[in-house]
The RNA shown here (transfer RNA) has 72 nucleotides and comes from Pleurastrosarcina brevispinosa. The source organism's lineage runs through Eukaryota, Chlorophyta, core chlorophytes, Trebouxiophyceae and Pleurastrosarcina. Rfam family: tRNA. Gene Ontology term of the family: triplet codon-amino acid adaptor activity. Rfam's curators write: Transfer RNA (tRNA) molecules are approximately 80 nucleotides in length. Rfam classes the family as a transfer RNA.
RNA sequence: AGGCCUAUAACUCAGCGGUAGAGUUGAUGCCUUACAAGCAUCGAGUCGUCGGUUCGAAUCCGGCUGGGCCUA
Numbered sequence: 001a002g003g004c005c006u007a008u009a010a011c012u013c014a015g016c017g018g019u020a021g022a023g024u025u026g027a028u029g030c031c032u033u034a035c036a037a038g039c040a041u042c043g044a045g046u047c048g049u050c051g052g053u054u055c056g057a058a059u060c061c062g063g064c065u066g067g068g069c070c071u072a
Stems, first nucleotide, its partner, number of pairs: 001071007010024004018055001026042005048064005
């Protein structure tokens, strides 16, 4: 210098054009003499950023930024 992959909740990841989800973590309650485990409920995300396409974008396209890999 060129190419490819990737960015979604505190963490690990789903979601592939039509209201953003799971597990773990966290809070509260139940249970227990108490703790753990278990059960129930609740909370947490302007989907990296700036634009474009579309009636509608986390999703498609482009730029930038961060991370990873390959080639030179």